Context: one part of a larger RNA
RNA sequence: CUCUCGUGAAGGAACACGGCAAAAUUACCCCGUAACUUCGGGAUAAGGGGUGCUCACGGCCUUGACUGACAAAGAAGGGGCCGUGAGCCGCAGAGAAUCGGGAGCUGCAACUGUUUAUCAAAAACACAAGUCUGCGCAAACUCGAAACGAGGACGUAUGCAGACUGACGCGUGCUCGGUGCCGGAAGGUCAAGGCAAGGGGUCAUGCCGCAAGGCAGAAGCUCCGAACCGAAGCCCCGGUUAACGGCGGCCGUAACUAUGACGGUCCUAAGGUAGCGAAAUUCCUUGUCGGGUAAGUUCCGACCCGCACGAAUCGCGGAAUGACAGCUUCAGUGUCUCCACGAGGGACUCG
Numbered sequence: 001c002u003c004u005c006g007u008g009a010a011g012g013a014a015c016a017c018g019g020c021a022a023a024a025u026u027a028c029c030c031c032g033u034a035a036c037u038u039c040g041g042g043a044u045a046a047g048g049g050g051u052g053c054u055c056a057c058g059g060c061c062u063u064g065a066c067u068g069a070c071a072a073a074g075a076a077g078g079g080g081c082c083g084u085g086a087g088c089c090g091c092a093g094a095g096a097a098u099c100g101g102g103a104g105c106u107g108c109a110a111c112u113g114u115u116u117a118u119c120a121a122a123a124a125c126a127c128a129a130g131u132c133u134g135c136g137c138a139a140a141c142u143c144g145a146a147a148c149g150a151g152g153a154c155g156u157a158u159g160c161a162g163a164c165u166g167a168c169g170c171g172u173g174c175u176c177g178g179u180g181c182c183g184g185a186a187g188g189u190c191a192a193g194g195c196a197a198g199g200g201g202u203c204a205u206g207c208c209g210c211a212a213g214g215c216a217g218a219a220g221c222u223c224c225g226a227a228c229c230g231a232a233g234c235c236c237c238g239g240u241u242a243a244c245g246g247c248g249g250c251c252g253u254a255a256c257u258a259u260g261a262c263g264g265u266c267c268u269a270a271g272g273u274a275g276c277g278a279a280a281u282u283c284c285u286u287g288u289c290g291g292g293u294a295a296g297u298u299c300c301g302a303c304c305c306g307c308a309c310g311a312a313u314c315g316c317g318g319a320a321u322g323a324c325a326g327c328u329u330c331a332g333u334g335u336c337u338c339c340a341c342g343a344g345g346g347a348c349u350c351g
Stems, first nucleotide, its partner, number of pairs: 001346008010337002014335001027051005036041001038167001052088012066074002089093001101330007108322002113125002129165007141151003168317004173247003178244002180240005187235003193229002198224005205216004248266005275309001276306001287303005
């Protein structure tokens, strides 16, 4: 010097990103306990007091020689516990060890649970509960190349499957123009295919030619093939948002000023309702005001010009819960001012 411990004057978070770590609290009995609340809770809230040993008295439970009619009942003594009072000793009586620190405000998630085996335990996942959609049973859906295969299910719509939200309370506005889904089938478009006008190839044969060859060309075989017929889909017509999504701009206006209930105008499918709001969302921003501090980019309460909240990608509340996150505070502390000493294990020397 290092590791693991122990103790510490005065101060007591001044440490540090942050009280990280440590200290403190700790058992049992008694007293006593606030806001808030879903009336269960919050609660071991908080905050206090007691605790050893000896004796006396009282009470309770139990056992019980003995008395008794060997029944009831009583009963000396023994065991255990409790209460009251007196006394004794120590610095200290839950004498060691095990053994909650507490309080206030806020965010998020209702909760108990689950998770990144091996850097993340969380406000992420799940969850009861809500809603929508599909599916009538050889169900939908899933696995499988397929099966008269298996799961779903030896279940049957109070069921199963898929999706979103996520206890509870109060709520969940406007928009169907786009996209999706559902319904519709008159019209437009439209494939294979059908029918087949017409055309091509080949060629018996005929014609022309001195010849080489040329021209025409029935049947058959073969290739192409217009019009016409032709489903779903798409176009089209409707519906549907707890389907994917979306939810405006400019100008003017009140007898100080400011503001603008009001008016005008343009655009849109419709122009953001309730509630909340510098927020896990606010750039400007350490916004402004209030609180707390001597001093506060954080925190709490407000305001609202919301860069860029907003209603099941849910909105706003919310008791309880949380190894969650932020702020404050009491207690207590070697975290610190500022380090010191002690114990043991290393390091170092010898071997």